[in-house]
Molecule: transfer RNA
Organism: Candidatus Zixiibacteriota bacterium
RNA sequence: UGGGGUGUCGUCAAGUGGUAAGACACGAGCCUUUGGAGCUCGCAUCGCAGGUUCGAAUCCUGCCACCCCAGCCA
Numbered sequence: 001u002g003g004g005g006u007g008u009c010g011u012c013a014a015g016u017g018g019u020a021a022g023a024c025a026c027g028a029g030c031c032u033u034u035g036g037a038g039c040u041c042g043c044a045u046c047g048c049a050g051g052u053u054c055g056a057a058u059c060c061u062g063c064c065a066c067c068c069c070a071g072c073c074a
Base pairs, nucleotide, nucleotide: 001070002069003068004067005066006065007064010024011023012022018054026042027041028040029039030038047063048062049061050060051059
């Protein structure tokens, strides 16, 4: 430099056009003599910026980050 892949909550991880599941963690409350456990509730507009659409995490464009392969020699 070229090609390919991946970026979703603190972590893991669903969702492939119809308005962001779940688990753990964390916070609050209940319970408990206390702690733990248990129970209830809360917690993400999806790497960034645009575009298409009534509607975008999903499609398109550009960029950014990370990973893999190629480039060279024999």